RNA sequence: CACGACAAGGGCAAACGCCCCGAAAGGGGCGGGCGCAAAACCACGGAUCUAAGGUCUCAUCGGGGACUAGGAUGGCCGGGCUACCGAAG
Numbered sequence: 001c002a003c004g005a006c007a008a009g010g011g012c013a014a015a016c017g018c019c020c021c022g023a024a025a026g027g028g029g030c031g032g033g034c035g036c037a038a039a040a041c042c043a044c045g046g047a048u049c050u051a052a053g054g055u056c057u058c059a060u061c062g063g064g065g066a067c068u069a070g071g072a073u074g075g076c077c078g079g080g081c082u083a084c085c086g087a088a089g
Base pairs, nucleotide, nucleotide: 001089003086004085011036012035016031017030018029019028020027021026034075041080042079044078045077046076047073048072049071050070053068054067055066056065057064058063
């Protein structure tokens, strides 16, 4: 250090359950613990998800469909940025 151990001390917390927020994707709290060496932080590029609202369209006028501003995922990948510990290399 661009490295990462059956190390030490700690940290985070998937599914699932309950409560809450949201139109939804999803998020927050508590329990839980699959995993994680950045599973800290940042939506900048890609990817995926969503579509209350908007536009277009179909309609048997109940509603349906397509696209989309926007939103979400940092535990999808890349990038940026900061950080604990110290065996081997």